This is a predicted structure of a 62-nucleotide RNA (Fluoride riboswitch aptamer (crcB RNA motif)) from a Candidatus Goldiibacteriota bacterium. Model confidence (mean pLDDT): 77 of 100. The sequence was found by an Rfam model in a public genome assembly. Of the family's consensus pairs, 100% are formed in the model. It matches the Rfam family "Fluoride riboswitch aptamer (crcB RNA motif)". Its family is annotated with positive regulation of gene expression and response to fluoride in the Gene Ontology. NCBI's taxonomy places the organism under Bacteria, Bacteria candidate phyla, Candidatus Goldiibacteriota.
[in-house]
RNA sequence: GAAAUUGAAGGGGAUGGAGUCCCCCAAAACCGCCCUUGCAGGCUAAUGACUCCUACUGGGAA
Numbered sequence: 001g002a003a004a005u006u007g008a009a010g011g012g013g014a015u016g017g018a019g020u021c022c023c024c025c026a027a028a029a030c031c032g033c034c035c036u037u038g039c040a041g042g043c044u045a046a047u048g049a050c051u052c053c054u055a056c057u058g059g060g061a062a
Stems, first nucleotide, its partner, number of pairs: 010025004016053006032043003
């Protein structure tokens, strides 16, 4: 100097992706609401907060 192998460079905040900030967790943090003994059924929101994109919903114009 090169090659190979192994390990590490975290995870989460009710539906997708990215950036910033905040909070939480070390096998925990986290896992919406109504109804029901339970199952089943119904409803809102793409954010923890902000911005953008995508999806969805309503209205208007061309």